[in-house]
Notes: A computed fold for a 298-nucleotide RNA from a Candidatus Dojkabacteria bacterium, annotated as Bacterial RNase P class A. Its Rfam family is "Bacterial RNase P class A". By type it is a ribozyme. Its mean pLDDT, the model's own confidence on a scale to 100, is 76. The sequence is in RNAcentral, with records from ENA. A source record names the gene rnpB. NCBI's taxonomy places the organism under Bacteria, Bacteria candidate phyla, Candidatus Dojkabacteria.
RNA sequence: CAAGUAUUCUAUGCAAUUGCUACUUUUCACAUAUUGAGAAGUAGAGGAAAGUCCGGACUUUAUUUGGCUUCGUUUACGAAGUAGAUGCCAACGAAAGUUGGGUGGGGGUGACCUCACGGAGAAAAGGGCAACAGAAAAUAAACCGCCUUAGGGUAAGGGUGAAAAGGCAGUGUAAGAGACUACCGAUUGGAAAGAGAUUUCCAAUGCAUUGUAACCCCCUUCUAAAGCAAGGUGUAAUUAGCACCGCACAGACAGAUAAUUGCAUAAAACAGAAUCCGGCUUAUGGAAUACUUGCAUU
Numbered sequence: 001c002a003a004g005u006a007u008u009c010u011a012u013g014c015a016a017u018u019g020c021u022a023c024u025u026u027u028c029a030c031a032u033a034u035u036g037a038g039a040a041g042u043a044g045a046g047g048a049a050a051g052u053c054c055g056g057a058c059u060u061u062a063u064u065u066g067g068c069u070u071c072g073u074u075u076a077c078g079a080a081g082u083a084g085a086u087g088c089c090a091a092c093g094a095a096a097g098u099u100g101g102g103u104g105g106g107g108g109u110g111a112c113c114u115c116a117c118g119g120a121g122a123a124a125a126g127g128g129c130a131a132c133a134g135a136a137a138a139u140a141a142a143c144c145g146c147c148u149u150a151g152g153g154u155a156a157g158g159g160u161g162a163a164a165a166g167g168c169a170g171u172g173u174a175a176g177a178g179a180c181u182a183c184c185g186a187u188u189g190g191a192a193a194g195a196g197a198u199u200u201c202c203a204a205u206g207c208a209u210u211g212u213a214a215c216c217c218c219c220u221u222c223u224a225a226a227g228c229a230a231g232g233u234g235u236a237a238u239u240a241g242c243a244c245c246g247c248a249c250a251g252a253c254a255g256a257u258a259a260u261u262g263c264a265u266a267a268a269a270c271a272g273a274a275u276c277c278g279g280c281u282u283a284u285g286g287a288a289u290a291c292u293u294g295c296a297u298u
Base pairs, nucleotide, nucleotide: 001294002293003292004291005290006289007288008287009286010285012264013263014262015261016260017259018258020044021043022042023041024040025039026038027037028036029035046270050281051280053279054278055277056276057275058227059226060225061224067082068081069080070079071078072077083223084222085221087219088101089100090099091098092097102117103116104115105114106113107112118218119217126216127215128212129211130210143158144157145154146153147152166184167183169181170180171179185207186205187204188203189202190201191200192199193198231245232244233243234242235241
């Protein structure tokens, strides 16, 4: 200097003039529940206001064991069935979720990014499926091959497949095989570290019959419905409508939050509140910090 990775900040500022809306104070006129005009002061659109994806506050309705249904009798409990969601560990949180961590997999030279994770096919239940290919797919094997006394033996090598009776190197054998040995792996037992998911170490045993639960199923935890045009009050009328509340340190209801000038300046993009709050996702201008890679110089 260039290219990248991760994180953070910001979204023009100040002044003057004019204009719009709300609230407070005040003046004048008038009144039919709901009025009009003026003056002063204060305030006035985002980090995502977008999407309407998730959760909650709040309101109304329904119900009273639990989300829903049925049964029982002790009226407050029990039993059975069934719908949807949830799913490694911890902290924060009302929840949604966020952050960090663990195990396994994938991408990148790297900084880093990303996916999955209740069930040991149950530890004290089972069922189903695995097309095609292949000799054979779990009550699973001999196609090619190797050896041979031609009777047979074999599963190391090759082929098929997502998966073929642990992996690799040797000993041994007629040829081979955990048959045996070392290491790895698996299972069982123990110790240590950790809040935990888990990790490390030691010992013993030749020890192992695949995958799928986004197939049925089992386990854990949770759950009413609708939604601010929800809903409430008043007046009039008995048909409505209308006003106020809900409703705000912006609070409108075809909907205000603006325009011009000057100075500063990196000064622009994406884009405009509608019951409120917390998340997630998407769009986007500029700046900063740390780290990675490459090139050049010292």